Predicted 3D model of a 1488-nucleotide RNA (small-subunit ribosomal RNA) from an uncultured prokaryote. Its mean pLDDT, the model's own confidence on a scale to 100, is 84. It matches the Rfam family "Bacterial small subunit ribosomal RNA". Gene Ontology terms of the family: structural constituent of ribosome and ribosome.

RNA sequence: UGAGUUUGAUCAUGGCUCAGGAUGAACGCUAGCGGGAGGCCUAACACAUGCAAGUCGAACGGGAUUGAGAGCUUGCUCUCAUGAGAGUGGCGCACGGGUGAGUAACGCGUAUGCAACCUACCUUAAACAGAGGGAUAGCCCAGAGAAAUUUGGAUUAAUACCUUAUAGUAAUAAAGAGUCGCAUGACUUUUUAUUUAAAGCUCCGGCGGUUUAAGAUGGGCAUGCGUGACAUUAGUUAGUUGGUAAGGUAACGGCUUACCAAGACUACGAUGUCUAGGGGUUCUGAGAGGAUGAUCCCCCACACUGGUACUGAGACACGGACCAGACUCCUACGGGAGGCAGCAGUGAGGAAUAUUGGUCAAUGGGCGCAAGCCUGAACCAGCCAUCCCGCGUGAAGGAAGACUGCCCUAUGGGUUGUAAACUUCUUUUAUGUACCAAGAAUGUGAGCUACGUGUAGCUUUUUGACGGUAGUACAUGAAUAAGCAUCGGCUAACUCCGUGCCAGCAGCCGCGGUAAUACGGAGGAUGCGAGCGUUAUCCGGAUUCAUUGGGUUUAAAGGGUGUGUAGGCGGCUUAUUAAGUCAGUGGUGAAAUGUUGCCGCUCAACGGUAAAAUUGCCAUUGAUACUGCAUCUCUUGAGUAUGGUUGAGGUAGGCGGAAUGUGUUGUGUAGCGGUGAAAUGCAUAGAUAUGACACAGAACACCGAUUGCGAAGGCAGCUUACUAAGCCAUUACUGACGCUGAGGCACGAAAGCGUGGGGAGCGAACAGGAUUAGAUACCCUGGUAGUCCACGCCGUAAACGAUGUUCACUCGCUGUCUGCGAUACACAGUAGGCGGCUGAGCGAAAGCAUUAAGUGAUCCACCUGGGGAGUACGAUCGCAAGGUUGAAACUCAAAGGAAUUGACGGGGGCCCGCACAAGCGGAGGAACAUGUGGUUUAAUUCGAUGAUACGCGAGGAACCUUACCUGGGCUUAAAUGUAGAUUGCAUAGAUUAGAGAUAGUCUUUUUUCGGGACAAUUUACAAGGUGCUGCAUGGUUGUCGUCAGCUCGUGCCGUGAGGUGUCGGGUUAAGUCCCAUAACGAGCGCAACCCCUAUCGUUAGUUGCUAGCAGGUAAUGCUGAGGACUCUAGCGAGACUGCCACCGUAAGGUGAGAGGAAGGUGGGGAUGACGUCAAAUCAGCACGGCCCUUACGUCCAGGGCUACACACGUGCUACAAUGGCCGGUACAGAGGGUUGCCAAGCCGCGAGGUGGAGCUAAUCCCAGAAAGCGCGUCGUAGUCCGGAUUGCACUCUGCAACUCGAGUGCAUGAAGUCGGAAUCGCUAGUAAUCGCGGAUCAGAAUGUCGCGGUGAAUACGUUCCCGGGUCUUGUACACACCGCCCGUCACACCAUGGGAGUGGACUCUGCCAGAAGUAGGUAGCCUAACUGUAAGGAGGGCGCUUACCACGGUGGGUUUCAUGACUGGGGUGAAGUCGUAACAAGGUUACC
Repeated sequence: UGAGUUUGAUCAUGGCUCAGGAUGAACGCUAGCGGGAGGCCUAACACAUGCAAGUCGAACGGGAUUGAGAGCUUGCUCUCAUGAGAGUGGCGCACGGGUGAGUAACGCGUAUGCAACCUACCUUAAACAGAGGGAUAGCCCAGAGAAAUUUGGAUUAAUACCUUAUAGUAAUAAAGAGUCGCAUGACUUUUUAUUUAAAGCUCCGGCGGUUUAAGAUGGGCAUGCGUGACAUUAGUUAGUUGGUAAGGUAACGGCUUACCAAGACUACGAUGUCUAGGGGUUCUGAGAGGAUGAUCCCCCACACUGGUACUGAGACACGGACCAGACUCCUACGGGAGGCAGCAGUGAGGAAUAUUGGUCAAUGGGCGCAAGCCUGAACCAGCCAUCCCGCGUGAAGGAAGACUGCCCUAUGGGUUGUAAACUUCUUUUAUGUACCAAGAAUGUGAGCUACGUGUAGCUUUUUGACGGUAGUACAUGAAUAAGCAUCGGCUAACUCCGUGCCAGCAGCCGCGGUAAUACGGAGGAUGCGAGCGUUAUCCGGAUUCAUUGGGUUUAAAGGGUGUGUAGGCGGCUUAUUAAGUCAGUGGUGAAAUGUUGCCGCUCAACGGUAAAAUUGCCAUUGAUACUGCAUCUCUUGAGUAUGGUUGAGGUAGGCGGAAUGUGUUGUGUAGCGGUGAAAUGCAUAGAUAUGACACAGAACACCGAUUGCGAAGGCAGCUUACUAAGCCAUUACUGACGCUGAGGCACGAAAGCGUGGGGAGCGAACAGGAUUAGAUACCCUGGUAGUCCACGCCGUAAACGAUGUUCACUCGCUGUCUGCGAUACACAGUAGGCGGCUGAGCGAAAGCAUUAAGUGAUCCACCUGGGGAGUACGAUCGCAAGGUUGAAACUCAAAGGAAUUGACGGGGGCCCGCACAAGCGGAGGAACAUGUGGUUUAAUUCGAUGAUACGCGAGGAACCUUACCUGGGCUUAAAUGUAGAUUGCAUAGAUUAGAGAUAGUCUUUUUUCGGGACAAUUUACAAGGUGCUGCAUGGUUGUCGUCAGCUCGUGCCGUGAGGUGUCGGGUUAAGUCCCAUAACGAGCGCAACCCCUAUCGUUAGUUGCUAGCAGGUAAUGCUGAGGACUCUAGCGAGACUGCCACCGUAAGGUGAGAGGAAGGUGGGGAUGACGUCAAAUCAGCACGGCCCUUACGUCCAGGGCUACACACGUGCUACAAUGGCCGGUACAGAGGGUUGCCAAGCCGCGAGGUGGAGCUAAUCCCAGAAAGCGCGUCGUAGUCCGGAUUGCACUCUGCAACUCGAGUGCAUGAAGUCGGAAUCGCUAGUAAUCGCGGAUCAGAAUGUCGCGGUGAAUACGUUCCCGGGUCUUGUACACACCGCCCGUCACACCAUGGGAGUGGACUCUGCCAGAAGUAGGUAGCCUAACUGUAAGGAGGGCGCUUACCACGGUGGGUUUCAUGACUGGGGUGAAGUCGUAACAAGGUUACC
């Protein structure tokens, strides 16, 4: 301090997630030791058992027991000592310990106050303690009861209780004086009156008792400030608020009662609901903050639940009492007992939290004079890696870099790894043995000293749970000790195998569908280490609630507009005060914690000590600039006045013309109307059209405009009345009167609602007609509400400038409206509006830019990921429709903004192409050929499948090919290669069996005699696979497309993706070139260079040629000869818009121009940019991985690839007379040929046979070119067209033509008479037509590749179809429109709303009831202290009763939770159904 994740990429917005720290933790794996801490967060659930509060004989009565002694009746009595248990009495039990249920409160924190209070024990001071009395526990006796317990009688003590004396500086009442205080008042003092005390014990030292005053300590009360959430809780309150009086209390007080008044609290959040003990602190954070409230300390509250008081200094009392309730236990059924949220412990709950331990040795507490007793407080120990800290599991050397493992490019290398082995060393820890602390000070006992009989001091003795622990020494021996998680990115760390969208992983993004660094295992590595990971929670990162420190045009977010209350903010001057503010000082801010220094445990954790800090609160003193308060002024803010001026500002009334419709009437006749086209509709009962007259309602053409007015909504014919506002000028008046504005109030388009009118046109709903697959729509014909008026509601809009109001400041240019200057048609100025453009600045950018989205100030409103949802519930408004306010569960990792590059558009502009058009010829119909699909089959091998598969791989399946099927064989096996060795009668031929492979038999090759060929055996190496994956690949290929594009360097622009260049204006076939230009250059493409062809020149002249010369033949360049010509094939020339005219700046264009063989790339070919289609090919070849190995390999025979109801593609032949047939007769080019082409001659009707010359080819052969031309015939017919099919007979190739070849002759003579929808090719030597040749090949083309012959038509043009290029535009697309995407329905799951209700909880209220207790009353009963001679009285108690009140009962209500047949929508889900609403003009622009 950041990182990942929305996109093809970018910037910004925005959420989600991660890395850090922490914990009273838990879980998984693992585990050597020590120190220091911590340890029921859940059920304030229930508890067995033990212990946790007693003590005092120096308060009292008394005394079991034991010991000693005595008397003796030997088991009794007495005396002395000891003094248990129980009892009366005193003190303690209100501390200590636990828990956090309740409590949003003066509970807590902090700061004050009490002039309104109490305080046992302790300290200090003063005074005092006289005289009496009656009881009662206990003990004894008698009884009841199971027990707990209890009744009666007799007798007895006290520091228990009572009466009384005395008393004050005590209390009360009254009166007076002084001092003080902010006040109520307080203090001091004087006088008078009244009232109240006490206890003894003793070791004689003391210890206790009473009253008063003071202190200390502890408490009580009151107050300021601070201290959760929700407004979908807005009103609450009757003792309520205050007063008077009385009561009560330690004390003030409605604390209580009576009376009087009507107050009190609340938007600065009352009341209600939910949640919660508070603080010091703890965690985190840079801080501000956020979260937290375990351990330790302070405070509070509670003690099974609820209520109540008693005692006491103190309680409404954890281990006290009473009552009620629930629960548990005992019981003899009559009745009783109990309260672990004390320490241990048990059960339960739970993911989860310990021993029924030791000791009072220390510290502390209670009682006691003390010894001492008690103390689960405390100190210790036990258990637990729960946390923090420390130590160890060895150290040094040791390379053949060993073996194993793992990996690889594998004769080898890498890694594990100095790691191990091995050598040497050490001994912390461990084990054993021995020694052995500090914590101890006191107190007791003894002795001594001082004064004195007791206190103080000294000496000595004794006292340790932990514990024979910590520690120390010695011995032994590397000996006893390493794991966990991770390894795709974030995030340090990589390979192999297995798996194959399976199993699984995952914090986010995301991995896994056969080559997974992401799953599982292994090897290796990384991180931490006695721990390591996971989960949960908190803070951080998150400036993602923003005080520090955010935003609101378009990302979420400005209220529809105004007015105005509270509130907030506010001009100049004088001057007051000192509230805010600032400074000093004082008090407080407990300790612990945290920080710093020093110190102690070997270090550290931990602890000790000191300092600083504790940012706060209170008080006080001072300062006075600013703000506030009170005050004096001012005029510039604001307003008023006067005079002008502007306008669709508003309200009400009147008037007007055009149009439309309707009515009447005239003319007039067959249609009108409407649409893309139609139909419904209207019309012969006379429409539409065209006149006249009349009526009705609504709206106001032109002017008219980035115009004007208004707060917004909104406002438009003319005119009148009323009325509001702005602006300008003048500068007279007031004197801050201002701005904003939560709530409130008013206004508020359209639609809608209510009542009453009105109703021409338009027109939801509705009807009909069309369209359509459907059409509840778009289009058409009608048409009701409504639209209009009046009054009343509604209160919302994309109510938008998507931009709240006000004020101030900040460069310019330009237009316009209205004033002023000013008398103005010119235009410099000034003020106020309405617009455009552009700087700085701002902004994510687009953009805004004096009318800010700039720079500042003020106030208000609003936002915090998307969906769910502006929904539900509640409240409120409304007649309703509905509005306002406004969630959650659940779900996703995005949703959204701006801009960029593409792609796309039933967007636009420009341009091109046999793209259309104009033409010519086809195909689609027939038959056949061929390929494909399908079907069939044992097999019909495989691949290619829109364009870009389908006469394609295949340029040639009878066997072979061949990969397929059936059957028969073979298995280091068949075949091959290399190298070495050995053998030689094996190979080969013949023959037998067999379908053949194969098996058997017989015979034997060449020679230079070394051997070779060949074969076999053997050795070594390499098997083989047309099995899978073209989505692992290389190579090759198709297509866009021979389209004109695709990029780079530097510079510049932009935050950036990216742009510019490459755009613009022209031009071109072209990103071709020119001009312009923040670009300048360059590369791959284009063009050119290459080949063929068209002309010429030159060189050369055989096998080619033959003009002239010569020879010769039946004839022929046949021969001599020649290079002229043609030709051949080398080298050159030529064409460049070069010249001319015109247009143009130029590039360039135009021209039946010139010249030229050729003219504007002359024609053709080769040549295919960056890339696209996971295009095609693993079956051409190569190759990774996987698979098969007596088979998916290999050999052989036969079959199949040739099947055939059918469908499609590509072709061939035709349908005929521009033709068929017969005979005659011309003219090519390019090729091929020795396993070959094959001449002449002869035979055959012919295919062909025979024959043998020539030719390794410009020489010979294939080889006759055909259409053409000139005759003849046929005469429109299924023909003298057409030739399929079939029969017979042949030919050729070949081991072999059955399945299954080609050809010949004769015979046969099918369909077919120009082809539906729709569709293909072609722009010139092209289409069409005609033949010829080659490859493959034994044979087998209608295919394919070439060659020449003859040789057209048409192109106005770019509207349309298709494809492409470029610019621009829109986009919600980027797998890119074959895109994206919406809603219903169906299915599954999830959460949620409503719901007749049902069940619980909290709470309010009316009534009933009323335990215990307290207070009041008291007829009844009982009664020791005082009084009285007595009777009695006083006083007390019980009982009864009244008041208050807990539990309880009953009626009603609020809130809340759970549940509910059924029902509503919502969300999610890989493939369902129906449509296609949105995104492009989304095919009817979208949206509110």